[in-house]
């Protein structure tokens, strides 16, 4: 570029997420289907897939009188007899009956059991064959003979069926003649393709129906008959190619393979037989076993393929099972015969009969498959001259939605968007123009009327023509007429009538179109995969709605597709499944350059075949379609003719592959022998003395009988320090002291020689670490097993002390390893850089190895990258989800151990690879924190207080549970609170809104009853009268501290005041993601600086806020008082200086200096300053985590209760008490207790309050009440401290619990159950085990004071001030946290994951003493029918001979008998294969069993 062609779709599921590998599943199409629900009509098709199981009944193959004899009935005619309507004879016609004979019955119809090749398909061949009926041509149809069935008679038998005697015909049978043909022999000639074939002639052998019919007579015609040749059709045989599985079937075969000869057949042939030879088949799969009819075609698919072999068509095989032949053109014969066997039926028990896998039909089996119908009208077949007869072939109808196709169940209009249903945010929405209503139509339906095509031929009849001929009556052709329809009064047409009679099924979580409500509550159930259901289910069930298809719709089963998931088209093997442990090498596969020939492959053209139907294309006919008709097109195979590039074959040449030669070189390459030193151990002797050894620490062990140590001498075995190296050698395993001998391979250089001699390699052969095995040696050290000691909950381990096999040598086995570069061998090509080993070169450089980095390329990524995992070629090996399982079984090898080969049932929806983000690690690095360390003081022991658990109880209300519950909710339970319990009460309610009725009386006070709520009565006169007030009533509703904090909002805790958490744009990566945020410094800080594929930004950090520390200024009352007066007293004048108060300001920023640092950020030191590097303290809490806490603060969805789970009241309880824990207080004393005296605060609170002075009381407190709504008055005395005294180490002058008595106060009320006071009493306790808590400066410790709550009740909580320390070397360790990195089988994230035994249930499976079937063989026995062969005797019409004849003999035939073969049957030992079996082995599966913790992190060895 041209031609051809119209044709290729994906999704879900492994993960926290990603990419890949990989399986499972789905969407499509199809069916001889079945099942469930439903069902109006028509057309065309289809309908026992199972038991080739058994069959009642009827039918499915007959026909011909124009082949033959006999016989019956009827009609007609002619006779006869007479009884005149009967009998009988003959002839003709019609219709039958059985028989002889001919043809058919071998077709048509059914089924698929067998068959893996005697089959089928395709293409050839038969010179190795036959062929009835049919066609053509040639030439015939002559002459004799003997029987026999029917029939008649006799006779046997229950029957089926016979026996004997006698008669008879033929197109039945037999002899002869003739012709041609065939066979044999001979002769001549010709041809071919090897055996051979053809032509001509001679000799020998072998036929026929003088039939039937026609007006028919010997002649004509038709139909028969028969010979030859040819054709057509059908059949037979041969060859090649093609189409299943298993190698856990590897050897099979004696008529087997071939030859010679004979036989047999239509014909070739071991087809059969005799003899001879020893062959034949097989890894390109013989043999065996299993399965199966084959094809045209059908389904699917883009195709290549895969699956199937119903209907229709071709071939084959079979006919109850097995065997056999007969007849015939054809059969070893579905509706024929004989025999055997099984089964069924009849029987007089002697014997007989039968074969639906023909059409209907029955039983049975099964998920499942139809009428015991009509007709020969059509098409076709058999017979016949024909009419015709027969035909369950066929044509039709019936049944079945079984399939395909078509039609209908109405159309238009119709909004009050009706009613009803469902939902609802209560507004509405939806069903929905859907219905109703109105106007139409009549397909279909019902009724009526009409009404086809399929019918043509033949025959009959009429007419015409033609040929031949003596002729037509015969033949042929044309035309007219009458007549022939099962379906069927069917299709179709016309007309009338009525919307009337006609819609369901499945689905609605995703895939996958289509959503809500209620019920249910891991139940019931769903499910194709993922999965759904545990109280708000779009996933179950129902309803409404919606989607899809529609007389169907779903489900199940099977096949193809998707599946590139067996990959030729069109896959892979480093880590996902997958490279053989390594080499040598036969077969096989593949093969360098060049010339010629050939034409097997290849290619071009033509021809043959490729049946029809089907598919495709183009037309046409049924109203359309399905359906039907016509035309056209075709892969493959075969033949012929060309082409010669490539492959092959043959012949020749070349040198680049490969090898040889020569000259050099390196090396732990291999084998044998010899030899050396160091070290360990042992032995002997000397010296020497109490330990040695070993470990985290110990012990076992050795040692006073002298060890260890040390010195000398000796013995023995094994291994070879340093050199030593991602160095060398070898095919791999592997090889290391030194020397000698033998020996393999490799590299370089030269280019002399050979001339493709090459590469790979199934089977095969050889080598092959360690361990192990056998025999014999050897044995120093080490060291499975074993013993002891430790460790431990245990410790059959890790550690220690000993120690045997073994390790070593020789010979022989074994044959496996993470035998790894997890990477087969060989060849070629494809950027660079750099190290190293051995050669060459003067050098540049180059050859052969061995490493690293890296481009292109490739890869899922990691990575590989001239030593490829890149780009290509050749050959071999291997893979196809995980588990079961490298197991079972079989076989082979091995002494054994075991190795090689190597499944299935069952089970799961994953298993897996690489990389990512987290989390985690008894991984690593850096850093921080009262985290440790350094200190101070506590808790844990006592008593008490308080909270909790537990127990108890009528109730001890509820919640909070590691840190982050436990002096927590509760800033205060005697009643109340109060939610709990007992009892007594109320029911529209204690509280809210709405409606109706009533209206003079509600609350309060008093009285009565009662525990009280409450009830009754009196009094009283608020509010209302427009009823907003009160009472009564009905119902909507109120009410709930009832449930769910795992339905929620809000609030809170915690990690953590830790420094982190993210985004936009860009860039990198297939992607999840990464980068930024990492790195170098620095910081309290992701604080800041520098660098950087990043540049910026946000929430956090810091700062801004409050308080405190200094100063200034403003203002001085109730505060203050220096100076001046005054007082008892800042008491009062006065003052505005001070303190103080409270407003406004200043101040601190690493700002300055020096040093360090990188010229940075920053750090260190200093100055100044009240304060110095965040000055101290507080408030402030990122993204998020913990289904953290709270439904009992509050709010709230859903559920639940409604004369009670609501409301009221009295009393009780929350305060119980063998016990355990947490948090506190007080102590145990002398740094103290007690008594006396005395000094100095701050924060605060106060009217139903704080309360002074005074008085009373020992005291709590009381009486009384000044002052104060507060810088004014009050609470209010601060305490530790200081001074003086006393006590003197004791259960005390410590300690104060407990108990008794008497009181005070609050309050309706202190019994359960308050606080305080006084007197008396005087418990435990003498500093606290393991363990554990707080604190880094005005901090710890210690001392008191105030407040909230509150009638009263504080050791708790929240604040305030007084006195006032010690220590921090430092980051190894503990805990917590941050960043980077690493490993991971974790992701619910280590409180993770996960392994094995045991125990339990279920499932499939192996072994198993055996038991019991099936199949195919082998050997032997028996031996039916039957063919073949033989045959004494017996029987025998035709022909022959003899004979006048009778008869005799012969030929031939038959029965019988014998023999070979031979089915079924029997016996025997084996083979293969199934079922079953006490018991037993492992395997798989199963929410919560037992024991440990092997693996994943250095998984704690």
């Nucleotide at each position: 570029a041209a031609c051809u062609a119209a044709g290729u779709a994906g999704a879900g599921u492994u993960u926290g997420a990603u990419c890949c590998u990989g399986g499972c599943u789905c969407a499509g199409g199809a069916u001889g289907a079945a099942c469930g629900c439903u069902g109006g009509c028509g057309g065309c098709g289809u309908g026992c897939c199972u038991a080739a199981u058994a069959c009642a009944u009827g039918c499915a193959a007959g026909u011909c009188g124009a082949a033959c004899g006999c016989u019956u009935g009827c009609u007609u005619g002619a006779g006869g007899a007479c009884u005149u309507g009967u009998c009988u004879u003959c002839a003709a016609g019609c219709a039958g009956g059985a028989g002889u004979g001919g043809c058919g019955a071998a077709c048509g119809g059914g089924u698929g059991a067998g068959u893996a090749a005697u089959a089928c398909a395709u293409a050839a061949g038969c010179a190795a064959u036959c062929u009835g009926c049919c066609c053509a041509u040639c030439g015939g149809c002559c002459u004799g003979g003997g029987a026999u069935a029917a029939c008649a008679g006799u006779u046997g038998g229950a029957a089926a069926c016979g026996a004997c005697u006698g008669c008879u015909a033929a197109u039945a049978c037999c002899g002869g003649a003739u012709a041609g043909g065939u066979g044999a022999u001979c002769a001549a000639g010709a041809g071919g393709c090897a055996u051979c074939u053809c032509u001509u002639g001679a000799u020998c052998a072998u036929u026929a129906a003088a039939g039937u019919u026609g007006g028919g007579a010997u002649a004509c015609a038709a139909c028969a008959c028969g010979g030859a040749u040819g054709g057509a059709u059908g059949a037979g045989c041969u060859u090649a190619u093609g189409g299943c599985g298993u190698a856990u079937u590897a050897g099979c075969u004696a008529g087997u393979a071939g030859g010679u000869g004979a036989g047999g057949u239509a014909a070739c042939g071991g087809c059969c037989c005799a003899c001879c030879u020893a062959g034949g088949c097989g890894a390109u799969g013989a043999u065996a076993c299993g399965u199966a009819g084959c094809c045209g075609a059908c389904c699917u698919g883009a195709g290549a393929g895969g699956g199937u072999g119903a209907c229709c068509g071709g071939c084959c095989a079979c006919a109850u099972u097995g065997g056999g032949a007969c007849u015939g053109a054809g059969a070893c014969a579905c509706g024929g015969c004989c025999c055997a066997a099984a089964c069924u039926c009849c029987u007089a028990c002697g014997g007989g009969a039968g074969g639906c896998a023909g059409c209907a039909g029955u039983a049975g089996g099964g998920a499942a498959u139809u009428u015991u119908c009509g007709g020969c009208a059509a098409u076709g077949g058999g017979c016949g001259a024909a009419a015709g007869c027969c035909u369950g072939a066929c044509c039709g109808a019936g049944c079945a939605a079984c399939g395909c196709c078509g039609c209908g169940u109405g159309a238009g209009u119709g909004a009050a968007g009706a009613a009803g249903g469902c939902c609802u945010u209560c507004g509405g929405g939806u069903u929905g123009u859907a219905a109703a209503g109105c106007u139409c139509u009549g397909u279909u339906g019902u009724g009526a009327a009409g009404g086809a095509a399929g019918a043509a031929c033949g025959g009959c009849u009429c007419a015409u023509a033609c040929a031949g001929g003596g002729a037509a009556u015969g033949g042929u052709a044309u035309g007219g007429g009458a007549g022939u329809g099962a379906c069927g009064g069917u299709a179709c047409u016309u007309u009338a009538c009525c919307a009337g009679a006609a819609a369901g099924c499945c689905a609605c979580g995703g895939c996958u179109a289509a959503c809500u409500a209620c019920g249910u509550g891991c139940c019931a159930g769903c499910a194709g995969c993922c999965g759904c259901g545990g109280u708000a289910a779009u996933a179950c069930g129902u309803a409404g709605g919606u989607g899809g298809c529609g007389a169907g719709c779903g489900u199940u089963a099977u096949c193809c597709g998707g599946a590139a998931u067996u990959a030729u088209u069109g896959g892979g093997c480093g880590u996902a499944a997958a490279g053989g442990g390594u080499g040598c090498g036969c077969a096989g596969g593949c093969g360098g350059u060049u010339u010629g020939u050939u034409a097997a492959g290849u290619u071009u053209a033509a021809g043959g075949u490729g049946a029809a139907a089907g598919c495709g294309u183009g037309g046409g006919g049924c109203u359309u379609a399905a359906c039907c008709c016509c035309a056209u097109a075709u892969a493959g195979c075969c033949u012929u003719a060309g082409a010669a590039a490539c492959u092959g074959a043959c012949a020749g040449a070349c040198u680049a592959g490969a090898g040889u030669a020569c000259a050099g070189g390196a090396g732990a390459g291999g084998g044998c022998a010899a030899u050396g030193g160091a070290a360990u151990u042992c032995c002997a002797u000397g010296u020497g003395u109490a330990g040695c050894g070993g470990u985290a620490a110990a012990a076992u062990g050795c040692g006073u009988a002298g060890a260890u140590a040390u010195a000398u001498g000796g013995a023995g075995g094994a291994a070879c320090a340093c050199c030593a190296g991602u160095g060398g050698c070898g095919a791999a395993g592997g090889c290391g002291g030194u020397u000698g001998c033998c020996u393999g391979g490799c590299c370089u250089g030269u280019a002399a020689c050979u001339g493709a001699c090459g590469c790979u390699c199934a089977u095969g052969c050889a080598c092959g670490a360690a361990a192990g095995c056998g025999u014999g040696g050897g044995g120093a050290g080490c060291a499975a097993a074993u013993a002891g000691g430790a460790u431990u909950a245990g410790a059959u381990a890790c550690c220690c002390u000993a120690g045997u096999a073994g390790u070593c040598c020789a010979c022989g086995c074994c044959g496996u390893a993470a035998a790894c570069g997890a990477u087969g061998a060989g060849a070629a090509c494809u950027a660079a850089g750099u190290g190293u080993u051995g050669g060459g070169g003067a050098a540049a450089c180059u050859c052969a190895g061995u490493g690293c980095u890296g481009c292109a390329g490739u890869u899922a990524a990691c990575g590989c990258a001239a030593u490829a995992a890149g780009u290509u070629c050749u050959c071999c090996g291997c893979c196809u989800g995980g588990g079961g399982a490298g197991u079972a079984u079989g076989c082979a090898c091995g002494c054994a151990a075991g190795u090689g080969u190597g499944a299935a049932a069952c089970u799961c929806a994953a298993a897996g690879g690489a990389a990512u983000u987290g989390a985690c690690g008894g991984g690593g690095g850096c850093c921080c924190g009262c985290a440790c360390a350094a200190g101070c003081g506590g808790u844990g022991g006592a008593g008490u207080a308080u909270g909790u658990g537990g127990u108890u109880u009528a109730a001890u209300u509820c919640g909070a549970c590691g840190c982050a519950a436990c002096g927590c909710g509760a800033a205060g339970a005697a009643c109340c609170u109060u939610a709990c319990c007992a009892g007594g009460u109320c029911u529209u309610g204690a509280c809210a809104u709405c409606c109706c009725c009533u209206g003079c009386a509600a609350a309060g006070c008093c009285a009565u009853g009662g525990a009280g709520a409450c009830a009754u009565a009196u009094u009283g006169g608020a509010g209302g009268u427009u009823a907003u007030c009160a009472g009564g009533g009905a119902g909507a509703c109120a009410g709930g501290u009832g449930g769910u904090g795992c339905a929620u909002g809000g609030u809170u805790g915690u990690c953590g005041u830790c420094a982190g958490c993210u985004c936009g744009u860009g860039u990198c990566g297939u992607g999840a993601g990464a980068u930024g945020u990492u790195g170098g410094g620095u910081u309290a800080a992701g604080u800041c600086c520098c660098g950087c594929a990043a540049c910026g930004a946000g929430c956090g950090c810091a700062a801004c806020c409050c308080u405190u520390g200094u100063c200034u200024u403003u203002a001085g009352u109730u505060a203050c008082u220096a100076a001046c007066a005054u007082u008892g007293a800042g008491u009062u004048g006065a003052g505005g200086a001070c303190u103080c108060u409270a407003g406004a300001g200043a101040g601190a920023c690493u700002g300055c200096c020096g040093g360090u640092g990188a010229c940075a950020a920053a750090c260190c030191g200093g100055a100044g300053g009240a304060a110095g590097g965040u000055g101290g303290g507080g408030a402030u809490g990122a993204c998020g985590u913990c289904a953290a806490a709270u439904c009992a603060u509050c709010a709230u969805g859903c559920c639940c209760c409604u004369u009670a789970u609501g409301a009221c009241c009295u009393g009780g309880g929350c305060u119980a008490c063998a016990c355990a824990c947490g948090u506190a207080c007080u102590a145990c004393a002398a740094u103290g207790g007690c008594g006396g005296a005395u000094a100095c605060a701050a924060c605060g609170a106060g009217a139903a309050g704080c309360a002074a002075g005074a008085c009373a009381g020992u005291g709590a407190u009381g009486u009384g009440g000044a002052g104060c709504a507060a810088a004014a008055c009050u609470c209010a005395g601060a305490a530790a401290g200081u001074c003086c005294g006393u006590c003197u180490c004791a259960g005390u002058u410590c300690g104060g619990a407990u108990u008794g008595a008497a009181g005070u106060c609050u309050g309706c009320a202190a019994c359960c159950c308050g606080a305080c006071u006084u007197c008396a009493u005087g418990a435990a306790g003498c500093c606290g085990g393991a363990a554990u808590c707080g604190c880094u400066a005005g901090u710890a410790a210690u001392c008191g004071c105030g407040g909230a709550u509150c009638a009263g009740c504080a050791u708790g909580c929240c604040g305030c001030g007084g006195u006032g320390a010690a220590u921090a070397c430092g980051u190894u360790c503990u805990c917590g946290g941050g960043c980077c990195u690493u490993g991971u089988a974790c992701a619910c994230a280590c409180c993770g994951c996960c392994c094995g035994u045991c125990a339990a249930a279920c499932c499939a499976u192996g072994a198993g003493a055996g038991u019991u079937g099936g199949c195919a063989a082998u050997a032997c026995c028996c031996g039916a029918a039957g063919c073949c062969g033989g045959u004494g005797g017996c029987c025998u019409a035709a022909c022959c001979u003899c004979g006048c004849a009778a008869g005799a003999g012969g030929a031939g035939g038959g029965a019988g008998c014998c023999g070979u073969c031979g089915a079924a049957g029997g016996u025997a030992g084996g083979g293969c294969u199934g079922a079953u079996g006490a018991u037993u082995g492992g395997g798989g599966u199963u929410a919560a069993g037992u024991c440990g913790u092997a693996a994943c992190a250095a998984g704690g060895u």
This is a predicted structure of a 1501-nucleotide RNA (small-subunit ribosomal RNA) from Holdemania filiformis. Its Rfam family is "Bacterial small subunit ribosomal RNA". Taxonomically the source falls in Holdemania (Bacteria, Bacillati, Erysipelotrichia, Erysipelotrichaceae). Model confidence (mean pLDDT): 83 of 100.